Background:
This is a predicted structure of a 1467-nucleotide RNA (small-subunit ribosomal RNA) from an uncultured prokaryote. The coordinates come from a structure-prediction model, not an experiment, and the mean pLDDT is 82. RNAcentral holds the sequence, with entries from ENA.
[in-house]
RNA sequence: GAAUGAACGCUGGCGGCGUGCUUAACACAUGCAAGUCGAACGGAAGAAGGAGCUUGCUCCUGGGCUCUAGUGGCAGACGGGUGAGUAACGCGUGGGUAAUCUACCUUUGGAUGGGGAAUACCAGACCGAAAGGGCUGUUAAUACCGCAUAACAUCAUUUGUACAUCUGUACUUUUGAUCAAAGCAGGGGAAUGGCGAAAGUCGUCCUUGCGUCUGAAGAGGAACUCGCGUCAGAUUAGCUUGUUGGUGAGGCAUCGAUCUGUAGCCGGCCUGAGAGGGUGAUCGGCCACACUGGAACUGAGACACGGUCCAGACUCCUACGGGAGGCAGCAGUGGGGAAUUUUGCGCAAUGGGGGAAACCCUGACGCAGCAACGCCGCGUGGGUGACGAAGCAUCUUGGUGCGUAAAGCCCUGUCAACAAGGACUAAAUUGCAUUGGUUAAUACCCAGUGUAACUGAAUGUACUUGUGGAGGAAGCCCCGGCUAACUCCGUGCCAGCAGCCGCGGUAAUACGGGGGGGGCAAGCGUUAUUCGGAAUUACUGGGCGUAAAGGGCAUGUAGGCGGCCUGAUCAGUGAGAAGUGAAAGCCCUCAGCUCAACUGAGGAAUUGCUUCUCAUACUGUCAGGCUAGAGAGUGGGAGAGGAAAGUGGAAUACCCGGUGUAGCGGUGAAAUGCGUAGAUAUCGGGAGGAACACCAGUGGCGAAGGCGACUUUCUGGACCACAACUGACGCUGAUAUGCGAAAGCGUGGGGAGCAAACAGGAUUAGAUACCCUGGUAGUCCACGCCCUAAACGAUGGAUACUUUGUGACACGGGUGUCGACCCCUGUGUUGCAGGAGCUAACGCAUUAAGUAUCCCGCCUGGGGAGUACGGUCGCAAGGCUGAAACUCAAAGGAAUUGACGGGGGCCCGCACAAGCGGUGGAGCAUGUGGUUUAAUUCGAAGCAACGCGCAGAACCUUACCUGGGCUUGAACUGUACUCGAUGUGAGCAGAGAUGUUUAUUUCCCUUCGGGGACGGGUAUAGAGGUGCUGCAUGGCUGUCGUCAGCUCGUGUCGUGAGAUGUUGGGUUAAGUCCCGCAACGAGCGCAACCCCUGCUAUUAGUUGCUAACAGUUCGGCUGAGCACUCUAAUGGGACUGCCUGGGUAACCAGGAGGAAGGCGGGGAUGACGUCAAGUCCUCAUGGCCCUUAUGUCCAGGGCUACACACGUGCUACAAUGGACGGUACAAAGUGUCGCGAAGCCGCGAGGUGGAGCUAAUCACAUAAAGCCGUUCUCAGUUCGGAUCGCAGUCUGCAACUCGACUGCGUGAAGUUGGAAUCGCUAGUAAUCGGAGAUCAGCACGCUUCGGUGAAUACGUUCCCGGGCCUUGUACACACCGCCCGUCACAUCACGAAAGCUGGUUGCACCUGAAACCGGUGAGCCAACCCGUAAGGGAGGCAGCUGUUUACGGUGUGAUUGGUGAUUGGGU
Repeated sequence: GAAUGAACGCUGGCGGCGUGCUUAACACAUGCAAGUCGAACGGAAGAAGGAGCUUGCUCCUGGGCUCUAGUGGCAGACGGGUGAGUAACGCGUGGGUAAUCUACCUUUGGAUGGGGAAUACCAGACCGAAAGGGCUGUUAAUACCGCAUAACAUCAUUUGUACAUCUGUACUUUUGAUCAAAGCAGGGGAAUGGCGAAAGUCGUCCUUGCGUCUGAAGAGGAACUCGCGUCAGAUUAGCUUGUUGGUGAGGCAUCGAUCUGUAGCCGGCCUGAGAGGGUGAUCGGCCACACUGGAACUGAGACACGGUCCAGACUCCUACGGGAGGCAGCAGUGGGGAAUUUUGCGCAAUGGGGGAAACCCUGACGCAGCAACGCCGCGUGGGUGACGAAGCAUCUUGGUGCGUAAAGCCCUGUCAACAAGGACUAAAUUGCAUUGGUUAAUACCCAGUGUAACUGAAUGUACUUGUGGAGGAAGCCCCGGCUAACUCCGUGCCAGCAGCCGCGGUAAUACGGGGGGGGCAAGCGUUAUUCGGAAUUACUGGGCGUAAAGGGCAUGUAGGCGGCCUGAUCAGUGAGAAGUGAAAGCCCUCAGCUCAACUGAGGAAUUGCUUCUCAUACUGUCAGGCUAGAGAGUGGGAGAGGAAAGUGGAAUACCCGGUGUAGCGGUGAAAUGCGUAGAUAUCGGGAGGAACACCAGUGGCGAAGGCGACUUUCUGGACCACAACUGACGCUGAUAUGCGAAAGCGUGGGGAGCAAACAGGAUUAGAUACCCUGGUAGUCCACGCCCUAAACGAUGGAUACUUUGUGACACGGGUGUCGACCCCUGUGUUGCAGGAGCUAACGCAUUAAGUAUCCCGCCUGGGGAGUACGGUCGCAAGGCUGAAACUCAAAGGAAUUGACGGGGGCCCGCACAAGCGGUGGAGCAUGUGGUUUAAUUCGAAGCAACGCGCAGAACCUUACCUGGGCUUGAACUGUACUCGAUGUGAGCAGAGAUGUUUAUUUCCCUUCGGGGACGGGUAUAGAGGUGCUGCAUGGCUGUCGUCAGCUCGUGUCGUGAGAUGUUGGGUUAAGUCCCGCAACGAGCGCAACCCCUGCUAUUAGUUGCUAACAGUUCGGCUGAGCACUCUAAUGGGACUGCCUGGGUAACCAGGAGGAAGGCGGGGAUGACGUCAAGUCCUCAUGGCCCUUAUGUCCAGGGCUACACACGUGCUACAAUGGACGGUACAAAGUGUCGCGAAGCCGCGAGGUGGAGCUAAUCACAUAAAGCCGUUCUCAGUUCGGAUCGCAGUCUGCAACUCGACUGCGUGAAGUUGGAAUCGCUAGUAAUCGGAGAUCAGCACGCUUCGGUGAAUACGUUCCCGGGCCUUGUACACACCGCCCGUCACAUCACGAAAGCUGGUUGCACCUGAAACCGGUGAGCCAACCCGUAAGGGAGGCAGCUGUUUACGGUGUGAUUGGUGAUUGGGU
C1' cells in the first nucleotide's frame, strides 16, 4: 500500500446491488420445511335427480364434484443444512472396467393368455394410564401366488470367423435347462352376448391414450480401479501377521514406512511485476456427517437429517408397570462470544415431487423486513457579494488570520415530504375455431395456428408529473520526523502521548484545550488477520577468510555429476494435431438497468493431463571404437612419513670414594630450604630414567593430528624421466568405517628431570595468585578406552582457464668448461611482492577470496544456550544430536576521526635533576569550612574557591536579624482633579523615622474667568525588588596556554565517514624555515608592526643641570651658560650583514667589530575551541514570583561569635645577629575638602604653627639594608615579641560590642619545624626599604619603585603538564570511560521433583444388545404338487444356537497435558 463474512469508538441524508454465528457439531419451547394419485382398490359422507309418500322420512340412481383413515403405486436416496470426522483414491487431473449396476426419460422389437388363495380397512369382543397391542369374522385391487407361452435374455454345451491387454472380447452356430405380465381411462358404427317389461345398461368387437411384462440401444447417474499431484514433525527408525482349500514366507520403509499433531478438498478469493505466499465465507463441483456408537431392512438407488432396531448420555410424560424425542432445514429461544437479522409475504415467476389433467405440496425459490457490514451512485446548493462587518484567535499594538466565508441581493429544484397518474416481470393452462397426424371414423387423443377468458407475493412499487421553498441533510482522523498540515494558553519526568525513533524535569509545533491548517468523506479512525515492501529462506533471486555459516582428517556405500569418435533407439527434449481442461469468476468486445456497482451475450484465456504423428542436435539407453582423464609398467633420486628391534654421547638428579671448608642456594630484596653428622665447589667410579644441543632454514615429509641422535629390518605416499600396456576403469560422497594433539580414565610396569593438587617462605589491605623452597598424581612404556581444541590458512574436495617479478626444495634437459660454479630451460612442491578482477572494507590475487562446472557440509537478529527434556555412545569425566518459554532493539564486521594506555618513538616546560629560599611545627594577621546564633547577608569549591568579589563592615556601606513606621510609595514619567509658590527658623512627644504646634517669607503671564513653572495631596497607568533561574541569555572574566596549533577553497584519492594539504627528511622558541611529495594556494594563530628599557644623534633648555667665567650668606644660592646629567619628541643602530668551519638548503658552531649578537631584556597582545567553568549581588536582559510587601524609611544589633580543621601571609626562634651612636647612596609616585615646611611644646603618638606649593620650583621625605665604632657572648638570653594591666594621642556625630597608634610595665609559644609540599635560571632568587590606590580613620593584604645581590643546571631514566608521529581499544558523557561475578530484596517464564489428576491409544482377557449370515427348527403356516378326504410333500415363520460385533468391564503398557511442598539455573 492493498484486502476482510469483521469487531470497537465517534458520527450518520437517500437509493441500487450484494452480504450477515468465523465462537458451543452447545441445548432447544412453538409453528412450518414431503407429499401426491379416486383415471389402481374396497369403501365413506354430503350435494343433486327420480319414486313412494306419513312433508320429512324411506328406497333407487348417483354422471360430475369432494374425501379423514386404510390397501396399492410413485416420491420420501432429490432439494435444504453443517464441516465434527477424514492426510485418505477423500479431493484435483487424466485413464481403465475384457471383473460392474442403473427406477423415472428417449429410440426400437416382441408380448400382455388363463387361474388361485389371502389381507388391511371394517365389525365384534378384549388388554393397557398412555403409546399401542394381540384375538375372531368379512372383503377388493395395477397388492400377493402358481400355471401356460416365450427370445437377439441367462446358464451349460457345440461350430467357425475377427480381434486382443494374462484370465479373454465381439459376431456366428447346435442342443438342453430356467424365468413374464395388470390393468385403467376416453371414443365408436354394424353385428352379437348377458340382465331388463321397456327405456336402457354392461360386455364381445374396432380404435385411442396411459400403464404392465420381456429384450436391444441411448442419455444421464452410480460403483470399483490405476498414473500423477495433495500440510508439519526424525527429540516418531523400524513397522506389519492378514488368509478359504492347498502351497509359500513374505509385504512396507531414510525417495521417510510406522507414530504424533493439524486440516474437509477443489473451481476460485486476497496479495504480488511475476514466480510465489496466504486462504477455502457467500456462488458452483465432489466428499463426509445428521444427539453419540453399532447394525441391517426396504428399495433402481440408503446402511437413509424430518425411516427402523439395539446400546449410551440428556430432556419430557407417567397411574411407576412403561413410554416419547432429536432445528448441522426456515424463522425463533437460551447459552457462549468482540460479534452476525424477522417466530414476515407468496407459490405470481424459476425449479422439484405426485397426477391423464385440472390441480395439490414445496421456509427450494421469488420477495419484503433488520444491520453504513461491503461495493457503487446521488445530495447536503449555485452565482454575486468589502482593503474585508461582528465575533474568535494571534499580536512587534502597526497589523494579520478564519475570509467571499457570513449577512445582503439574484437564481436552481436533485434527494426527501405531500398530491396525482402509473408499468415490465404473464408465458403457459383452459374454452372455441381451424390445419396436420392417428383411426373404419369428420369421435376421442396428439401436434400446430388463430381467437377469447383467467392468473402478481413484491405493489399502488419502479417510473412520470405537480406543489411549496435553500428550506429537512457533515462528520471523523491527523498536523515532531517517516508523512500532507503551526501557533497561543495550561501542565512541569506530573497528568499524559507513543506504529518506530522518541516527547514531558517552567518558554512542549510530540501531553490537554483554543484558533488555524491538512486528509478522507456518509463516513472516519482504532484493533485483529493476510500478502506486499522483505533479494529478510534467495526456483526466478542470497550466502559461509574476519559479520551467522567449511564437517578435525581420510577411506568409501547409496545417490548426484561425468572425456573423444561412429551407429542404433526416441525415454527426456523440441514441433504439430486431436481430446479434455464443467459453469460461474478474471481479461476483451458488445449489450440491459438514466450512469456505475450489478447483470446478459460472444470471444479470449485456462501456462495442465492424455493420445497420435514428426524431428534427432543435446542428455539418457544399447552396440562398437579411441587415448588427452585415471591406472599400471621400466629406470631414478629426495625426505624428522609410519612400525619394531638395537646402539650412542652430552646434561640433570641420586649413590660410593678422594680433595676441601663455611657457607650454599635463591630473589627486585629476602626468607623457607640444604650445610660442621662436612654441604656448595672439584676429581674418579657406579646405577637409572627421560629428552636428543650444534646441524636447523617462512627447509623437508605426512590426509589431518603430527614427525627431529644413530643403525638395521618391515612398510605407505608423493616426485622426475621414458611412452611400447589397460581403455573412462573418473570426481564427489548422506548413512557408515578408520585415524584423531593435550588433558583425562582402566590394568600392569617405570619414575632422572619437570610438575596440577598440596605444604612452607615471601609479596600484599588481603594474596586460596604472579616470585622462591619442596612436592604427589601425571608426564615415559605395553594393552584398552575417551573423541574434544583458536583440531586455524578461522579459507571443503575435484577439474579447466586467466598479466608479472623474485627466492627456496626435489628431479631432469641444454649451452659451455679439463672439471665445478654460473647461465638458459621443463615438471612438481613451498614462500614473498604485486596487476587485472573480486571484496562492505581489510585484503585475496596461477597455492584466488578471480572466471566457470560438479558434488558434499553449514548459516538465517542478540541473549536464553550448545542449556533443558528425550534418544544414543562412554567405566567415569563427558561427547553427539539439540529446543522452547521469556527478554532486548539491538548484538556484530571492517574502516574513520578523536580521546585514552602503569604502549612505542621524537621534542618542550623551574617538569624532574643541580641549587637557593620557603610552607607544613610556634605566636599573631587574614580568608574558608564547621559549629553557634535572632542574624552571624550573599557568592566563589581540585589545579583554575579559600589576603577571592572586598582598592579598606564602628554608623553609613548592608543585601542579614529584632523592633518601630509608610503604602502611587525613598528615587522616575504621563494623565485628571485639587491646594499651595517656595524657602528659613523654633517649641513639644519620640530611640529615630515621624507626628504635632508655631513664626517668617511669597514667582511669572493675564482678556481678572484663569493659565504656566515649581511644591504638596487625591485617583489612575505605571513604579520598586541585592527575590528565583549563570542549566533561558548578552557582556565581561578564568583555564588549558603565549601551548603551536586550528581551518578553508580548488584539485586528487576513497562506495562512505574521511584522507591528502598539515605526513616524511632536516631545522627552529614557533605549522619558523628549507628539501621532498597529488597537491596548489589561502585564512586565524607564531613572528613583525605598539610601549618601556639598554647605546647614540638632532631639536628644545625651565621648575632640571653646572664644565668654564663672575658674585656668594658657601646652599646651582645668584648672574651667566646649556657643554654634561636629565627631561621628551624625532631619528640612527642589529640584518646571521661580515669572516672561518659544517651542511644540498634552511640553519648551526665559533670569531671579529659593537653599548647591545643571533628573539638583546621586559610588557601589551591570548587562534579554532574545551570546562552547560564563574558572574541575574557591577551592568543589561527573557520568563517566573512579591505588590499595606520579597518594596521603602528609621534605631539598635549582626557580617568582628569560637571546642576545632585548612589555605595564604607577617614576626621570629638569633651573633651573616640584637641594642646604642655616627655616617652614605635611590627610583617611582602623591598633594588645594589636600600635602603641610621652618620654629616651639611633648619621652612619644602627637600638638601648636602656618611659610611654600594647583607642583622637574613647595611638601610628603630622615630611604633602609650598607659602612664606621661601642656593647651583648649562646642563654628561652640585651633573642622573640604574643598576651594582659595602666596611662595617653589621633580620626570621627559616635571607637562598649568593634579602629589605628604612643609611653610605661608584663614578657607566652618558639632553640629551624614529621609525612608532605611551594617559588625561582640573572639584575633572577634572597634580602632591604620607598610610594600609591581604597580611605574621615584603619594593611602584616594588593599594586608599583628602586637599593644590595647570589648559587646551580651533569642531563632527560623517572614524577607532572604539553606538542608531533605511530600503535591497541569492547571508550565517544570519551579511563572520573566501559564493564564482570557473588550476595540481599522484589518480579517473570522455564526445567527437575515424592506424587496427585485428565485426554488419546496398544496388547491380553471377561461380558456379548440389535442385526446380517450359518445350523437347527419336535411349535406354527393361505396360494404350488399328490390326494375324494384325512394327510403328506415343496417352501417358509417363530423359537433355539454358533461366527462376527457396539457399548461396558478387568489387568498391564505407551504417549501427551494439568497440578505439586521443595529445588535448579536463566531474564